The part of an RNA shown here (small-subunit ribosomal RNA, central domain) has 349 nucleotides and comes from an uncultured prokaryote. The prediction has a mean pLDDT of 88. RNAcentral holds the full RNA, with entries from ENA.
Context: one part of a larger RNA
RNA sequence: CUGGGCGUAAAGCGUUCGUAGGCGGUUAUUUAAGCAAGAUGUGAAAGCCCCGGGCUUAACCUGGGAACUGCAUUUGGAACUGGCAGGCUAGAGUACGGUAGAGGGUGGUAGAAUUUCCUGUGUAGCGGUGAAAUGCGUAGAUAUAGGAAGGAAUACCAGUGGCGAAGGCGGCCACCUGGACUGAUACUGACGCUGAGGUGCGAAAGCGUGGGGAGCGAACAGGAUUAGAUACCCUGGUAGUCCACGCCGUAAACGAUGUCAACUAGCCGUAGGGAUCCUUGAGGUCUUUGUGGCGCAGCUAACGCAAUAAGUUGACCGCCUGGGGAGUACGGCCGCAAGGUUAAAACUC
Numbered sequence: 001c002u003g004g005g006c007g008u009a010a011a012g013c014g015u016u017c018g019u020a021g022g023c024g025g026u027u028a029u030u031u032a033a034g035c036a037a038g039a040u041g042u043g044a045a046a047g048c049c050c051c052g053g054g055c056u057u058a059a060c061c062u063g064g065g066a067a068c069u070g071c072a073u074u075u076g077g078a079a080c081u082g083g084c085a086g087g088c089u090a091g092a093g094u095a096c097g098g099u100a101g102a103g104g105g106u107g108g109u110a111g112a113a114u115u116u117c118c119u120g121u122g123u124a125g126c127g128g129u130g131a132a133a134u135g136c137g138u139a140g141a142u143a144u145a146g147g148a149a150g151g152a153a154u155a156c157c158a159g160u161g162g163c164g165a166a167g168g169c170g171g172c173c174a175c176c177u178g179g180a181c182u183g184a185u186a187c188u189g190a191c192g193c194u195g196a197g198g199u200g201c202g203a204a205a206g207c208g209u210g211g212g213g214a215g216c217g218a219a220c221a222g223g224a225u226u227a228g229a230u231a232c233c234c235u236g237g238u239a240g241u242c243c244a245c246g247c248c249g250u251a252a253a254c255g256a257u258g259u260c261a262a263c264u265a266g267c268c269g270u271a272g273g274g275a276u277c278c279u280u281g282a283g284g285u286c287u288u289u290g291u292g293g294c295g296c297a298g299c300u301a302a303c304g305c306a307a308u309a310a311g312u313u314g315a316c317c318g319c320c321u322g323g324g325g326a327g328u329a330c331g332g333c334c335g336c337a338a339g340g341u342u343a344a345a346a347c348u349c
Base pairs, nucleotide, nucleotide: 004320005319006318007303008302012317014201015200017198021194022193023192025088026087027086030083031082033081034080035077037075038074039073040072041071042070049065050064051063052062053061054060091191092188093187094186095185096183097182098181099180103177104176105175106174107173108172109171110154115149116148117147118146119145120144121143125136126135162169163168206247207246208245209244210243211242215241216240220236221235222234223233258316259315260314261313262312263311266294267293268292269291270290271289272288273287274286275285276284277283278281298305299304322349323348324347331342332341333340334339
């Protein structure tokens, strides 16, 4: 290289958009680059292969043939792929009417609760645990009532419910804004799919500057436990968690399952639409988009998957190739740093 693979054995980039490239619906004409056929030239000799000949044979030498799967020119061909120009509407998209939604951004606002402070009532405990102690409290705590401040998060509704490409998104209201689904017409006319590089987004933690700081809480301190206890438990508690702007770019970023399209038994739920039927109901039937549970064929090493495929196929990309060394070293690129990314070898089993 030809291969064989990627849910769990090694292997799907965290996820969009998109450049080059690869691939691409239907119809009639044309062209002849690919394609297929014929002819001509060339493809040195030797060698290989086949049939002969010569040394007693063989090696060796030698005659002829075949082969040289190639290249060029030329003749005629036009099914398929490609090219030029044209048509179509089933792919894709636009316009119009509806629908649902924690989709995103900004600003406002509400009520519980925790904490702190002030005031009143009130008195000896509170708190915490397996049991305790550290801690708080007669300078009046805990409890209880009223008031105030401040920050963070939004009980119930809530649902293998919804929305989003993924990360993710949950009180209420307004404004700005993206997408999806659905219905019936009209329009554009292949405008499509994938996507090396590239580019945007990307939980938590972490970093920079400036704010904020109620609760929680790495580090740290103390109390316990224990043989010890740099832990698990308890009392405190700083960064952080929150906001703005800028970085970081990683996760068991998981469905451990790339994206797109087509086809392939059924049954039951659930969310959003549409159609239809009547007995107008907590209704039935059909259909479509999502999201779940079973299950046939088929697939699978098994587990299992099974129209949301891991089935049957096609297009394109990514990735794997024994374990350790190692996702490390060196170098490059990126970053303020932490580090990220790309990525070996010796050696060893």